Small-subunit ribosomal RNA from an uncultured prokaryote, 1453 nucleotides, folded computationally. The RNAcentral record of the sequence draws on ENA. The prediction has a mean pLDDT of 84.
[in-house]
RNA sequence: AGAGUUUGAUCCUGGCUCAGAACGAACGCUGAUGGCAUGCCUAAUACAUGCAAGUCGAACGAGAAAGUACCUUCGGGUGCGAGUACAGUGGCGCACGGGUGAGUAACGCGUGGGUAACCUGCCUAGUGGCGGGGGACAACCUCGGGAAACUGGGGCUAAUACCGCAUAAGCUAGUAAUAGGAAAGGUGGCCUCUACUUGUAAGCUACCACCACUAGAGGGGCCCGCGUAGCAUUAGCUUGUUGGUGGGGUAAUGGCCUACCAAGGCAACGAUACUUAGCUGGUCUGAGAGGAUGAUCAGCCACACUGGAACUGAGACACGGUCCAGACUCCUACGGGAGGCAGCAGUAGGGAAUAUUGCGCAAUGGGGGAAACCCUGACGCAGCAAUGCCAUGUGAGGGAGGAAGGCUUUCGGGUCGUAAACCUCUGUCAGAUAGGAAGAACGGCAUAGAGGGUAAUAUUCUUUAUGUUUGACGGUACUAUCAAAGGAAGCACCGGCUAACUCCGUGCCAGCAGCCGCGGUAAUACGGAGGGUGCGAGCGUUAUUCGGAUUUAUUGGGCGUAAAGCGUGCGCAGGCGGAUUAGUAAGUCAGAUGUGAAAUCUCGGGGCUCAACCCCGAAACUGCGUCUGAAACUGCAAAUCUAGAAUCUUGGAGAGGGAUGGGGAAUUUCUCAUGUAGGGGUAAAAUCCGUAGAGAUGAGAAGGAACACCUGAGGCGAAGGCGCUAUCCUGGACAAGUAUUGACGCUGAGGCGCGAAAGCGUGGGGAGCAAACAGGAUUAGAUACCCUGGUAGUCCACGCCGUAAACGAUGUGCACUAGAUUUGGGGGGUUUGACCCUUUCCGAGUCGCAGCUAACGCAUUAAGUGCUCCGCCUGGGGAGUACGGUCGCAAGACUAAAACUCAAAGGAAUUGACGGGGGCCCGCACAAGCGGUGGAGUAUGUGGUUUAAUUCGAUGCAACGCGAAGAACCUUACCUAGACUUGAAAUCCUGAGAACUUUUUAGAAAUAAAUCGGUGUCCUUCGGGAAACUCAGUGACAGGUGCUGCAUGGCUGUCGUCAGCUCGUGUUGUGAAAUGUUGGGUUAAGUCUCGCAACGAGCGCAACCCCUAUCGUCUGUUGCCAGCAUUAAGUUGGGCACUCUGACGAGACUGCCCGGGUUAACCGGGAGGAAGGUGGGGAUGACGUCAAGUCCUCAUGGCCCUUAUGUCUAGGGCUACACACGUAAUACAAUGGUACAUACAGAGGGAAGCGAACUCGCGAGGGGGAGCAAAUCUCAAAAAGUGUAUCUCAGUCCGGAUUGGAGUCUGCAACUCGACUCCAUGAAGUUGGAAUCGCUAGUAAUCGUGGAUCAGCAUGCCACGGUGAAUACGUUCCCGGGCCUUGUACACACCGCCCGUCACACCAUGGGAGUUGUUUUCAUUUUAAGACGUGACUCUAACCUUCGGGAGGAGAC
Repeated sequence: AGAGUUUGAUCCUGGCUCAGAACGAACGCUGAUGGCAUGCCUAAUACAUGCAAGUCGAACGAGAAAGUACCUUCGGGUGCGAGUACAGUGGCGCACGGGUGAGUAACGCGUGGGUAACCUGCCUAGUGGCGGGGGACAACCUCGGGAAACUGGGGCUAAUACCGCAUAAGCUAGUAAUAGGAAAGGUGGCCUCUACUUGUAAGCUACCACCACUAGAGGGGCCCGCGUAGCAUUAGCUUGUUGGUGGGGUAAUGGCCUACCAAGGCAACGAUACUUAGCUGGUCUGAGAGGAUGAUCAGCCACACUGGAACUGAGACACGGUCCAGACUCCUACGGGAGGCAGCAGUAGGGAAUAUUGCGCAAUGGGGGAAACCCUGACGCAGCAAUGCCAUGUGAGGGAGGAAGGCUUUCGGGUCGUAAACCUCUGUCAGAUAGGAAGAACGGCAUAGAGGGUAAUAUUCUUUAUGUUUGACGGUACUAUCAAAGGAAGCACCGGCUAACUCCGUGCCAGCAGCCGCGGUAAUACGGAGGGUGCGAGCGUUAUUCGGAUUUAUUGGGCGUAAAGCGUGCGCAGGCGGAUUAGUAAGUCAGAUGUGAAAUCUCGGGGCUCAACCCCGAAACUGCGUCUGAAACUGCAAAUCUAGAAUCUUGGAGAGGGAUGGGGAAUUUCUCAUGUAGGGGUAAAAUCCGUAGAGAUGAGAAGGAACACCUGAGGCGAAGGCGCUAUCCUGGACAAGUAUUGACGCUGAGGCGCGAAAGCGUGGGGAGCAAACAGGAUUAGAUACCCUGGUAGUCCACGCCGUAAACGAUGUGCACUAGAUUUGGGGGGUUUGACCCUUUCCGAGUCGCAGCUAACGCAUUAAGUGCUCCGCCUGGGGAGUACGGUCGCAAGACUAAAACUCAAAGGAAUUGACGGGGGCCCGCACAAGCGGUGGAGUAUGUGGUUUAAUUCGAUGCAACGCGAAGAACCUUACCUAGACUUGAAAUCCUGAGAACUUUUUAGAAAUAAAUCGGUGUCCUUCGGGAAACUCAGUGACAGGUGCUGCAUGGCUGUCGUCAGCUCGUGUUGUGAAAUGUUGGGUUAAGUCUCGCAACGAGCGCAACCCCUAUCGUCUGUUGCCAGCAUUAAGUUGGGCACUCUGACGAGACUGCCCGGGUUAACCGGGAGGAAGGUGGGGAUGACGUCAAGUCCUCAUGGCCCUUAUGUCUAGGGCUACACACGUAAUACAAUGGUACAUACAGAGGGAAGCGAACUCGCGAGGGGGAGCAAAUCUCAAAAAGUGUAUCUCAGUCCGGAUUGGAGUCUGCAACUCGACUCCAUGAAGUUGGAAUCGCUAGUAAUCGUGGAUCAGCAUGCCACGGUGAAUACGUUCCCGGGCCUUGUACACACCGCCCGUCACACCAUGGGAGUUGUUUUCAUUUUAAGACGUGACUCUAACCUUCGGGAGGAGAC
């Protein structure tokens, strides 16, 4: 410090998620030791049991027992126990310490102040005092009540208990005079004084108490400034309320309480209500600012079963006190009582979850006491828990045959791995044995001193020294010795983020997952294993917080299009505000000072072996208060100014607003006239109007609405908006110019106006138009688009509504920052003027620099640079919705959530693809033509069906006469049946046998069982061995046309022989990308040319290659024959001129001319030429697309079968047949059929072959066997054509299917299931619906010929030649393609994306007749304890008394 995730890719916006740290944690797996910390976050739920607050005999009275010793009359007594225990009166304490966080949004807390408005026990210091009396009540005794708790009557008694009296102040009250006004003793000691004269006390003294006052310290009460949550869908709250006066009350101020008076007080700077919450030092996180939090420790507050109340006291409205009410629990004799763990342990419950009913007062601290001492679950320790932090260990060195074993493998190896074994060492921890601390200082007692006090050498107080005594932890820390590598490692992860990879299993299953996502048969993502990575006595997961998140932005964000400028103005509050001067000192700045508790954090030291931890010191605590100073800036008060703002004068511009008149054109309706059959409407129609006279034409009348041309990127207005014309009223802006005021300004939450259209209310008006509605069309439907009608409405007046893509999607104001140009309105200059100029203002536009922007774009009319104020935004959906509130007549508007759900939603730009977008261009693409298919029967392929099997594949173009260039067996992969199991074929090993071969039997064959013949070659140490081949055996292995073409190679199809596809460098852009490759021309072509931030290059195009068309040279047999000879015949001689053969060359390049074109490329025409503009044809197929096709050509990964999914054999099937489709051949006839005669090719094939002549057969064919491995022989006859004849339009002399019979050929074998021949038979079919195919010249059409495959089988396929057309105006349309451009929410790319309803299930939320609970407020009623006041009543020790009573007190009502 960042990363992943929106896209095909990019930049941006924006959310979600991760890596870090933390924790009072919990859960899972695992677990050696020690130190230091921490440990009910939930039920402030209920609690059994024990303990947690007592102490003082030196305040007081009283006072046992057990036991024991002695005595005894045996009843008992006395001493000790013992002035002890228990209890009581009294004092102090119990208000501290300890617990919890329910309540509390508050002077509760924090911080700083105030108290002249206050209190303070114990403690310290000071001043003074402590005299003299009195009457009771407990305990105790006695009599009662009660189950108990407890309690009543009577009687006795003490005090530091209680009450007077005296006295007193620097105390209290009062102006003063004056008045009021306290106390208690106890213990120890002594004899100086006094008394008795022994020693004591009435005396003295020491100490501790006591009383009053003053002060201090520490503690508290009250008040104030500031700070301290959320929600405005809580906007008004308040009657003791706000203030005053008198009174009461309190320690004290105060409506704290009360009577009266006044009507105030709080609130947008958030009152009131609601919800949540103890606050702080701090803690966690963060660079910080902040955010979250408030366990442990410390300060404050609040609470103590719930609610209320007071009493006592210095202090409480009191955790272990009291009273009352309530709930709950317990006891009970049913009458009545008892209790309060949010003290320490512990129990139940709740919960994911949190410990021992331990030891000790040794230390520290607290209470009481003169003290010893007692009490202390505060505290010190121990126990439990990896809950956290820190430390340590689980060994160290050597050791390669790199062991065994595991995993993996390309089978070679690699890896676990120096790891282990083994050798040599060490001994921390744990274990055993022995020793063994510090924490202890006080205090007490004894002895010896010093000092205070005193009459005192006494007691006593303070103090010094010596001795003695006190340890829960604990025989712990620590130390030494002993033995032994022995007792001590796990957890998570390994697709990316994120360090770490393979195998097996699984097969969208099981599962994983923080986000993206993984899993559908080769999963580094699931599960296991091996290996690795990380951390390590822990490791992961979960929850929560901060961070990353600049994702609430003060530091530090935004609002044209991503979320976001209110529709627009006016304006109160608020915020901000021009120039100069002197002043002030609130803000601001500086210095000083007080405070900011300790702990924590940071730094420097120190102590535990280190560390955690602890101790000491410093710094810090960014804050608040006070004092002093400065005066620039802001503020304040004052004075002045004119640049902002406003006023004034003059002037012109304008659809600015309101009102009242006027006008013409047009539509419609009505009247009259002319006139006759249509009109109207549409793509085409119909509804509709019209012979009752329409439409058309003419004249007239009525009525409403809107104002052509001018009209413009023009003008005006805040916006909405405003357009005939005249007049009246009226707002604003602008220009020029003296003068005036003197900051009067800008913005503007709430608020108040205006605000298109539609809509609403009341009343008018209504020509045209026209929601709704009606009819006619269209359509599958058509609640639409089109047509005919037509009502609200549109118009006017008044009143509502208050919204729009109310848009420049751009808030207002001010200032500054290059220009160019157009236009509207003014001014100035020159000029007669039009014009022109202008560094002059105000508007309205276009282009453009810097700058800005994610980009698009904006750019003096900013989206630039700054300032001011307001509004608004914070992922998408839910939703601008629900609820609540306000407004409205309603419609609805404004304000405005949440649950739930997704990992995106979005902006701009890029490349493609697509478009029933555009432009340009091409192609038998259409058009123009010729011939077909689709109809018939046949052939063939496919689908479907059938079947034991009908093997498999190919499926739009680009499957379907396709793989198959040829299924009777074989092929053959399929089915049935019969057989084999190292196998039909391969390699290796062992044994036997040469090899080879004859015959027979069974069987459908495979096969099985017998059997005749035969002993070879090479080497030899003569034993034998070897090679080839055969048989048997064994296991390694073979084999598979089994699966996956979506694991692959190779090959192929297709777009498409379309003109495209790319790269390097440079340049542009943040980038994806662009440029080049676009543009002007041109071409068959990204072909060429010109231009250009591009310049070059590659794969394609073209050319190079083959065939063909012309010519030349060479060659001259098997070819040819002009001339010569010869024959039946180029048959032969001869020749090589010609044809031909097949090798090498020539030729064509827009080279030449004319015209056009940019003096270009190129195009048009012409000449010459066999051929002319790539001459014709072929081969040649760019980057890529279709997961196109093929695992059944071959190769190949993985999976599967292994007496079978392999192999062999026979038979069957692939040839089935209600049907559908594709492709062909044949036809339907006269451009023809038949018969006879007759002419002319090219290219091929041939030895298990082609096969001549001759001969037989009607024929297929048979016999025959010359010739030929071929320019020689042969297949071989070319056919259409030509000539003659016939048929004469018929289902025919067309057509030939089908069927019967007879044959031929091939072949082991033609039944399923071959081809051909002859005779006979003679089906459909008379030119084919919708639709659809091919073809642009030697082409279509038509005619025959050959070949591959092949024993045989051709209407298929491939090739060859013969005859030989028609048409193309043209590119509007259909299809396909190319380039440019445009839109896009598509990118699996339009066969895309995507919206809504419905059905079913589930989740969440809202509504819902109602029902129920809680909290609060208001009203009313009842009312406990208690407090205050008051009246009557009852009782009454201290004091007073005139003895009657009074004062005072208590009680009950």